[in-house]
This is a predicted complex of two RNAs, RNase P RNA and transfer RNA, with 420 nucleotides together.
It holds a member of the Rfam family "Bacterial RNase P class A". The family's RNA type in Rfam is ribozyme.
The coordinates come from a structure-prediction model, not an experiment, and the mean pLDDT is 76.
RNA sequence: GCAGUAGGCUAAAUGGUUGCGCACGCAGAAAGUGAUUUCGCGUGUGAGGAAAGUCCGGGCUCCAUAGGGCAGGAUGCAAGCUAACAGCUUGCGGAGGCGACUUCAGGGAAAGUGCAACAGAAAUAUACCGCCCGAUUUAUCGGGUAAGGAUGAAAAGGCGAGGUAAGAGCUCACCCGUCCCUGCGGUGACGCAGGGACGCUGUAAACCCCAUCCGGAGCAACGCCUGAUACGGAGGCUAAGUUUGCCCGACAUCUCCGAAUACGGCGGCUUGAGACAUAUGGUGACAUAUGUACCAGAUAGAUGACCAUUCAUGACAGAACCCGGCUUACGGCCUGCUGCAAUU
RNA sequence: GGACCAUUAGCUCAGCUGGCAGAGCACGCGACUUUUAAUCACGGUGUCCCGCGUUCGAAUCGCGGAUGGUUCACCA
Repeated sequence: GCAGUAGGCUAAAUGGUUGCGCACGCAGAAAGUGAUUUCGCGUGUGAGGAAAGUCCGGGCUCCAUAGGGCAGGAUGCAAGCUAACAGCUUGCGGAGGCGACUUCAGGGAAAGUGCAACAGAAAUAUACCGCCCGAUUUAUCGGGUAAGGAUGAAAAGGCGAGGUAAGAGCUCACCCGUCCCUGCGGUGACGCAGGGACGCUGUAAACCCCAUCCGGAGCAACGCCUGAUACGGAGGCUAAGUUUGCCCGACAUCUCCGAAUACGGCGGCUUGAGACAUAUGGUGACAUAUGUACCAGAUAGAUGACCAUUCAUGACAGAACCCGGCUUACGGCCUGCUGCAAUU
Repeated sequence: GGACCAUUAGCUCAGCUGGCAGAGCACGCGACUUUUAAUCACGGUGUCCCGCGUUCGAAUCGCGGAUGGUUCACCA
């Protein structure tokens, strides 16, 4: 220098004018039947690393305090972290890479069931060709055989020797693999060594079995409040309405009470499993202690516009109950490490 | 804001118990007819929305993404 790999940081900066949301302070006024809201001035403050997808996990609220079982769903190597997780960390084993390093739904197919198209003789069981034996009608039939051919993604572990009519783990040595036992090391996954048994197709992101976990719905959840309106109950029936003239009764009207609707208003709403800094423990995720500041909270939805200077020509992109992750989109800068090439 | 569904030929849809992707309409070509329509016969339709994985093999199974749709006959 080129190529790669792992991680971290940042998200233009400063000032001015003006506009908007919210909080607090000040003084009142206005709107509404009312709960309540609005207006002026001043001060402070005002999007993200993903605010996104809504894919997981939790808080919170209500439903019947939800304890047990069935169904259904999720997860699946070990030890840890965490409020919890399908997340994260460090390892183990497999796979990939020359390497730094990356990646894995990584339990069970030896409990049972299903499936394996086409091709091929045969797909979990088999004799098409071939080889061997017998019969003999000389061209076939009967039997043995998985060593060879052919098919396929996959065909009874590989190779050598013995053995045989021909062959075959049929027998033996070595190698490969699986399971079990023992010893040693490790908290453990597992590794190493020795011995024994076996050679069993694949598929569980097919049903299923084993272990562990999960109640459901979601802030448009949910809670509170006020009048008006219609409804129900009680009372009044008075000078007064309607019911053909009168009476009773009923309706309407008036007063009180009730619950409902949600046309209406407020809360839920942001001080938090939080953030930042320092120290300590830990390989690390993370935890603990001390200190500092309070840092959006709208409800048709604010965060905009203009000007000046500098760097540069600023990518993806805009909160809506709140957190922890994952995934996706994306500009710039820095650092460690690896490989190759060249130079000193 | 939340919740849910779909994507297969030009259009409307089957196929999704994994094994050569189909139907109707439309389109092209031929026959019939003086010609057109209708009818008959033949034919091509194709990134099964995209990517990665599981498997011998994926439209179909799993995961991630994209696009579109549903609002008082989904939630105020």